[in-house]
RNA sequence: GGGGACAUAGUUUAGCGGUAAAAUAAGGCUCUCCAAAAGCCUAGUCGGGGGUUCAAUUCCCUCUGUCCCCG
Numbered sequence: 001g002g003g004g005a006c007a008u009a010g011u012u013u014a015g016c017g018g019u020a021a022a023a024u025a026a027g028g029c030u031c032u033c034c035a036a037a038a039g040c041c042u043a044g045u046c047g048g049g050g051g052u053u054c055a056a057u058u059c060c061c062u063c064u065g066u067c068c069c070c071g
Stems, first nucleotide, its partner, number of pairs: 001070007010024004018054001026042005047063005
């Protein structure tokens, strides 16, 4: 220099046009003599900017970052 993949909650990941979800972590409650475990509840998320669409996490462009391949 050329090509490609990925970016979603603190963390690991689903979701691929129609109100964003699970596990774990965090906080609260129950249970217990206390704690752990278990159960219930709560809060928390689509990398930035544009475009298409009635509607975008999803499709397109670009930027940023990470990784891979070629030279």
The RNA shown here (transfer RNA) has 71 nucleotides and comes from a bacterium. RNAcentral holds the sequence, with entries from ENA. The prediction has a mean pLDDT of 85.